[in-house]
RNA sequence: UGUUGCAACAACCCCGUGGAUUGGGUGGCGUGGCAGAGCAAAUGCCGGGCGUCACAGUGAACCCACUGCAACA
Numbered sequence: 001u002g003u004u005g006c007a008a009c010a011a012c013c014c015c016g017u018g019g020a021u022u023g024g025g026u027g028g029c030g031u032g033g034c035a036g037a038g039c040a041a042a043u044g045c046c047g048g049g050c051g052u053c054a055c056a057g058u059g060a061a062c063c064c065a066c067u068g069c070a071a072c073a
Stems, first nucleotide, its partner, number of pairs: 001073007013059001014057001016066004021061002023058001025055007032046004
């Protein structure tokens, strides 16, 4: 230096570090349908779907780089 395997360190256990992708969680904002009505609006009922932004030990998957340990070359 390369390959393979591993995570001791951890405020039960699990969790080495950073980042990308996909999918979840929570919250903010915007948006919907029906009744009503001359047109609108108020109001009532139904739905929590869609878009976007933010947050985080996202106990999900996967990829890249790196730290440390062991074996081999």

This is a predicted structure of a 73-nucleotide RNA (nadA riboswitch) from an Acidobacteriota bacterium. Lineage of the source: Bacteria > Pseudomonadati > Acidobacteriota. The coordinates come from a structure-prediction model, not an experiment, and the mean pLDDT is 77. It matches the Rfam family "nadA riboswitch". By type it is a small RNA. The literature on the family includes a 2020 paper in RNA by Huang et al., "Structure and ligand binding of the ADP-binding domain of the NAD(+) riboswitch". It was read from a public genome assembly, where an Rfam model found it.